[in-house]
RNA sequence: GGUCCUGUGGCCCAAUGGAUAAGGCGUUUGCCUCCAAAGCAAAAGAUUGUGGGUUCGAUUCCCACCAGGAUCG
Numbered sequence: 001g002g003u004c005c006u007g008u009g010g011c012c013c014a015a016u017g018g019a020u021a022a023g024g025c026g027u028u029u030g031c032c033u034c035c036a037a038a039g040c041a042a043a044a045g046a047u048u049g050u051g052g053g054u055u056c057g058a059u060u061c062c063c064a065c066c067a068g069g070a071u072c073g
Stems, first nucleotide, its partner, number of pairs: 001072007010025003018056001027043005049065005
């Protein structure tokens, strides 16, 4: 340098082009407890890598770029 794959809360992982982006772990608060753990309840946390394009509508389709990985040379 060529080709291909991946990029979504702190971490992991879903979402057929169509409702407020689902869930697990973790975090915080409350209940419980002498205290803690476990358990129960609730809350916060996402510009869906960046910028454009297509579309009435994009996490999803297209283009470029960025980052990581695989492979070829």
This is a predicted structure of a 73-nucleotide RNA (transfer RNA) from Cordylochernes scorpioides. Model confidence (mean pLDDT): 81 of 100. NCBI's taxonomy places the organism under Eukaryota, Arthropoda, Cheliferoidea, Chernetidae, Cordylochernes.